Source information:
Transfer RNA from an Actinomycetes bacterium, 73 nucleotides, folded computationally. It was read from a public genome assembly. Its Rfam family is "tRNA". Lineage of the source: Bacteria > Bacillati > Actinomycetota > Actinomycetes.
């Protein structure tokens, strides 16, 4: 220099054909226990990496930038 992939909750990751943003873990409260752990019940969570475009509507499609990873030279 060229090509490809990834970026969504505190962490690990889903999100289908563009149409309500989710799961597990974590955290908080309660129950249980002498107490802790485990278990049970309830709760807590996000402007989807930035900017722009397309569309009635974008996490999703397009362009570009940034960061990370891989491959080629």
């Nucleotide at each position: 220099g060229g090509g490809c992939g990834c970026a969504u909750a505190g962490c690990u990751c889903a999100g289908u054909u563009g149409g309500c943003a989710g799961a597990g873990c974590g955290c908080c409260u309660c129950c249980c226990u002498u107490a802790c752990a485990a278990g049970g019940a309830g709760g807590u969570g996000g402007c989807c990496g930035g900017c722009g475009g397309u569309u009635c509507a974008a996490g999703u499609c397009c362009g570009u930038c940034u960061g990370c990873g891989c491959c080629c030279a």